[in-house]
Source information:
c-di-GMP-I riboswitch aptamer from a Mycoplasmatota bacterium, 83 nucleotides, folded computationally.
RNA sequence: UAUGAAUAUUGGUAAACCUUAAGAAAUUAAGGGACACAAAACUAUAGGGACUAAGCCGUUUGGUAUGUUAGCCAGUUGCGUAA
Numbered sequence: 001u002a003u004g005a006a007u008a009u010u011g012g013u014a015a016a017c018c019u020u021a022a023g024a025a026a027u028u029a030a031g032g033g034a035c036a037c038a039a040a041a042c043u044a045u046a047g048g049g050a051c052u053a054a055g056c057c058g059u060u061u062g063g064u065a066u067g068u069u070a071g072c073c074a075g076u077u078g079c080g081u082a083a
Stems, first nucleotide, its partner, number of pairs: 004081001012037002017032006035071001041076003047073002049069003055064003
C1' cells in the first nucleotide's frame, strides 16, 4: 500500500409508532421508543428519481417547485481492522 466483515474492540445513529410544536401539504424538530444501518456522516441550483401543490396558470377531476425527501439512487468525506 492492497485485499479482507470474521465468534475482533470501543462505540455511533435511530425506523415504525406515541406525545408536543411548526407547516397549505409533503414533511420537519424535541421527548419517548428500536426496525434496521460498516458510512443511516455531510451535500437538495452538481445529477437522477420520488412526494406535496400554498401561490400561479387553466377550466371538467388538471398542470406547475422556488417546498420536501439523501433511512431512494448518487456525489463528497471519514473511522476500524483477526486470519
The prediction has a mean pLDDT of 79. The sequence was found by an Rfam model in a public genome assembly.